[in-house]
RNA sequence: UGAGAAAAGGCCAAACUUGCUGUGAAGUGAGGACGGAAAGCCACGGGUCUCCUGCUAGACAGCCGGGUUACCCAAA
Numbered sequence: 001u002g003a004g005a006a007a008a009g010g011c012c013a014a015a016c017u018u019g020c021u022g023u024g025a026a027g028u029g030a031g032g033a034c035g036g037a038a039a040g041c042c043a044c045g046g047g048u049c050u051c052c053u054g055c056u057a058g059a060c061a062g063c064c065g066g067g068u069u070a071c072c073c074a075a076a
Base pairs, nucleotide, nucleotide: 001076004072011036012035016031017030018029019028020027021026034062040068041067042066044065045064046063047060048059049058050057051054
């Protein structure tokens, strides 16, 4: 450098329950672990979803692709 999730130290946290915010999709705190090797970050392309339909409206990065940053590290 590097494929990768084998090992080690760690990390995140689906469903569900519950407090708060929002019309809503959802967000967030706590509990909880189905999973994750970028399940860190960015709505750029596609996609899905929402509404009090703005037409320069919103949500989802744990749907796929792309961009960007990063821990560990067998083999080579």
This is a predicted structure of a 76-nucleotide RNA (c-di-GMP-I-GGC riboswitch aptamer) from Sulfurovum sp. Of the family's consensus pairs, 95% are formed in the model. The organism belongs to Sulfurovum, within Bacteria. Its mean pLDDT, the model's own confidence on a scale to 100, is 80.